[in-house]
Context: one part of a larger RNA
This record gives sequence, C1' cells and structure tokens, in this order.
RNA sequence: GAUUGAACGUUGGCGGCAGGCCUUAUACAUGCAAGUCGAACGGUAACAGCGGAGCUUGCUCCGGCUGACGAGUGGCGGACGGGUGAGUAACGCGUAGGAAUCUACCCAGUAGCGGGGGAUAGCCCGAGGAAACUCGGAUUAAUACCGCAUACGCCCUAAGGGGGAAAGGCCGGGAUCUUCGGACCGGUCACUAUUGGAGGAGCCUGCGUUGGAUUAGCUAGUUGGUGAGGUAAAGGCUCACCAAGGCGACGAUCCAUAGCUGGUCUGAGAGGACGAUCAGCCACACUGGAACUGAGACACGGUCCAGACUCCUACGGGAGGCAGCAGUAGGGAAUCUUGUGCAAUGGGGGCAAGCCUGAUCCAGCAAUGCCGCGUGUGUGAAGAAGGCUCUAGGGUUGUAAAGCACUUUAAGUUGGGAGGAAAGGGUGAUGGUUAAUAUCCACCAUCUGUGACGUUACCAACAGAAUAAGCACCGGCACUCCGUGCCAGCAGCCGCGGUAAUACGGAGGGUGCAAGCGUUAAUC
Repeated sequence: GAUUGAACGUUGGCGGCAGGCCUUAUACAUGCAAGUCGAACGGUAACAGCGGAGCUUGCUCCGGCUGACGAGUGGCGGACGGGUGAGUAACGCGUAGGAAUCUACCCAGUAGCGGGGGAUAGCCCGAGGAAACUCGGAUUAAUACCGCAUACGCCCUAAGGGGGAAAGGCCGGGAUCUUCGGACCGGUCACUAUUGGAGGAGCCUGCGUUGGAUUAGCUAGUUGGUGAGGUAAAGGCUCACCAAGGCGACGAUCCAUAGCUGGUCUGAGAGGACGAUCAGCCACACUGGAACUGAGACACGGUCCAGACUCCUACGGGAGGCAGCAGUAGGGAAUCUUGUGCAAUGGGGGCAAGCCUGAUCCAGCAAUGCCGCGUGUGUGAAGAAGGCUCUAGGGUUGUAAAGCACUUUAAGUUGGGAGGAAAGGGUGAUGGUUAAUAUCCACCAUCUGUGACGUUACCAACAGAAUAAGCACCGGCACUCCGUGCCAGCAGCCGCGGUAAUACGGAGGGUGCAAGCGUUAAUC
C1' cells in the first nucleotide's frame, strides 16, 4: 500500500447492489418447513346443493343422489429441495483413465394386456388401558395380494429341456346384442415383458493432496492362491484349506491439525495465505449401533435397540430431538424479523383445474462492504462584527459570512404510471386419431384473465436554501498561543514532558479523507 463474513470509539442525509453466529456439532418454548391423488377402492365424519318426511315455518330427521371429503386401504413422492463442517490425511477430493454393474419417473422400438381365487383395513359389535395405544368377533372393496393360461424377445441349462407377466380407470359413440347394468368400438392415462437411449448411481486404477523422526519399524484376514458363500457388480467382501507373505528413510506405523475443489486475497510475476457468500463433490443429522421398506437410504422433520438429557403419568407406562425458516437462553469483541406471497422460477402429487412448497421471489433490521448522489449555485471588500495573534501599525479566519440574484437533485406532499404475465378458461377455424362432424391431441385466431413486491421503477406538478458534516492528524510530516512543569500525559519507530513544550491538554489556524473517519485484529 492492498484486502476483510470483521469488532471497538465517534459521527451519521438518501438510494442501488451484495453479504450478515467465524465462538458452544451447546440446550431448545412456540409457529410453520412434504405432501398429493375421489379419473385406483370400500365408503360418508364435516360443509354445501338437491329430493323426501315431520311439524313448532325455520328447525329436526332421512336419502351418498350431486359438488366435495374426515379417518382408512392403495399409488407416487417423503433418498429431491434446505442446513452444518463434527468426523475424515482417505480413491475423501481434484484430474486422467478403466470394467465386472444397477437405474423409478422420461424418450424411442418390439410384443402383450385372457381367465379365476382367497383375504384384509375401514364400518359394526365387544374388551383392556390414565394415556400412548392394543386385543377379539362378524362383514366388505380395489390399480392391494395369490394362482392358472399365453411367451416374439427375456432368464437358467448338462443344449435334451426347464422357468417366468400384466390392472384397470376415465371420456365419447353410429350400427349390432342386451337381464337396460352393460357388452362392443374408438380415444386417453395407466399396466406387463424386453431392447436401446438419456440423465443418475455404485466399483477399480495412475498421478497430485498439511506438519512432526524429540514417532522406525508396522501387519494375522495380515499378503497371495484354490474352492465356496455373498453382492446389482470385480474383490479377503466373508468363510474353509494351503503357502508365508505384504508395507517401510522415495518416510510405513504413530501423533497433531484439517472437509476437498472451482476459486478468493495479495503480488510485476514466481510465489505466499485462505477455502465466508455462489457452484461441484464428500460427510453428518442428540450420542453409539442395526437393519426394514424401496429403483434408490442403512434414511435431518421413518423404524428398532442401548445411552445421556428434557417432558407427561393414575407409577403400570409413555413422549421428544431446530447442524430446516423465524425465534429463545447460553457462550462471545461480534452477526438480523417468531414478516409477505406462491405473482414469477423450480420441485412433488394429479388427466386437469387446483393443492402443497420458510426451496424461492420479495419486504424488514444494522453504514457490514462496494458504488452513486446530496448537504446548494452565482455575485458580493465597508476586506463588517466576533475569534486568534501581534513589534499595537497590522496580520489571519476570508468571498468565508451578511446582503443581492437564482436553482430545486435527494428527502417531503399530490397526481399519473410501465415491465416482471408466460399460463389458465370460453368460443371458433385447420390438421391428426377414428366408422364418425363424438371425444381427445396439436397449432392458430379471438374474447376473457392471474402481481406478494407495491404508496414499485419512472414521469409530472407544488413549496422553500429550505431537512442533511464529520473524523483523524499537524517533532521527523501540514504551526502558533495559552495551561501544565519528568506531574498529568503521549507514543507505530526514533523518542517528547524537570517553567518560554510546533511531540502532553485546550484554543486559533492548517493538512488529509469524507457519510464516514480513526483504532485494534488478521493476510500478502
């Protein structure tokens, strides 16, 4: 000199953009943060409509009939998104390769979607318990579950053969059949098997990746082989047997420290230091362990066991996990609102409308940083008054002020006012599907229509210089007076202060920076 996730002192007008627990991975009150689908299912607790009954005339009851929908079965999603950096010196990360793998949803291809069965939750009845919840009986549905049939391709094979699947829902309809429910046909969303793709994930290897030798030896599934088991998959991954290997001064082992990277800061560069925000990867979710489900987890807001802690209890037993967003206590020099909205972007469910979303978009707080703007402009010498100083004449503050003439940015008041909006819905035309002018899909036209921010940005008008400057320093380095008198004090270094202190304190003047300025800490 540059820089900072800064803090402290002092001062403080506005706006834009960005960042904001670096310390106790400490403990957490409260609210919210993951649901959705009735176009899978049986149904009807609530609300509304419709129909009916009773009457007390605006109430009660009945009917799932309709819109919807509590609880339940079922599907998909809760493995993403969000947080933190404790652990980890490691194939964890970075980079370059590799072969023995899996992959829900999505895209493309091929083939199919036939016919049956037995349960079970809910509901009802009953029992236990303070509660959490649990048990028994009867009955019932499905895209839940299980056989049978079929098998192009698929899997196993001793190549003869053997094995294995599915589910329906909704919309529309001219003939034909009909028990008037529908069959049947078409469309669409699903479903099954398999091939390929895309994206994702698992595994292996070369090289790189902090300090210590006042850590020199380390190792028994250890190193390799054979066989078996296991896994989606190679492999001591695991096991039986056999051999005695394997690593190490090119630093093994041990100890300490640490998430890694793109990058950030500095520097002419080489390098050095760091790894906040943003992005990629990894690890963790009160502590330790374990598996279940599933395409995917050994799962932050799932399960089980143990432990510590907190809470409830009828003492028998139960409940909980903010390193999600806010917020509280504690710690600390120190770090924000228990805010608004799903309008946009994205995600989950759904045919869709719509629903959910503390992701996110915004707003709030604090000069935390960067950037921009303002606190007036011109004129004005009687060089006013006052202050300071003086050799008492003067000098300086100083065109500075006042005065005169103007302007109105920002702040204030009033009014207007984009863009962020694409979608969605209605109607119509065209094309595709089709037996079809139904339906559905695609595209176009037209009408309608969705904004948290928001009193938005921006524009115009109004009034009036009106509402807006400080901080540090002045011995070396920008100077004088007074006070003090080795005292009080200053200090980054050298050093000042003991009676004329340009070095302490005040004042005047000056210098630097400026909504900041200085100090401290830290890095180059």
A computed fold for a 524-nucleotide part of an RNA from an uncultured prokaryote, annotated as small-subunit ribosomal RNA, 5' domain. Its mean pLDDT, the model's own confidence on a scale to 100, is 86. RNAcentral holds the full RNA, with entries from ENA. Rfam family: Bacterial small subunit ribosomal RNA.